Predicted 3D model of a 110-nucleotide RNA (SAM riboswitch aptamer (S box leader)) from Sporomusa malonica. Its Rfam family is "SAM riboswitch aptamer (S box leader)". Gene Ontology term of the family: regulation of gene expression. Rfam's curators write: The SAM riboswitch is found upstream of a number of genes which code for proteins involved in methionine or cysteine biosynthesis in Gram-positive bacteria. The coordinates come from a structure-prediction model, not an experiment, and the mean pLDDT is 83.

RNA sequence: CUCUUAUCCAGAGAGGUCGAGGGACUGGCCCGAUGACACCCAGCAACCGGCGUAAUUACGCAGUGGUGCUAAUUCCAGCAGGAAUCAGUAGAAUUCCUGGGAGAUGAGAG
Numbered sequence: 001c002u003c004u005u006a007u008c009c010a011g012a013g014a015g016g017u018c019g020a021g022g023g024a025c026u027g028g029c030c031c032g033a034u035g036a037c038a039c040c041c042a043g044c045a046a047c048c049g050g051c052g053u054a055a056u057u058a059c060g061c062a063g064u065g066g067u068g069c070u071a072a073u074u075c076c077a078g079c080a081g082g083a084a085u086c087a088g089u090a091g092a093a094u095u096c097c098u099g100g101g102a103g104a105u106g107a108g109a110g
Stems, first nucleotide, its partner, number of pairs: 001110008013041001015040003021031003025078004042070003047066002050061004074102001079099007
């Protein structure tokens, strides 16, 4: 880097260092010198791993191991279909629903 698979509406500090951008991309909309982002500590969760029951799957326990995560639903939309409202038969707008795409994370494979 590519592929497979599972999850993504819950949860998590008024601590320390640093010092200007950050929220993947695009468009919005936000966060940020009352110090964001990042790192450290602390914390959350429980994917892998561990233990137990039950039997190849499910459930439970702990959280000392490997990851992950700690503004906003993955912040919202980005493609397709549908519904409602306005309008009035052409089209636009707003809101909502379903599926998909993209992305993130775990585990496995190349």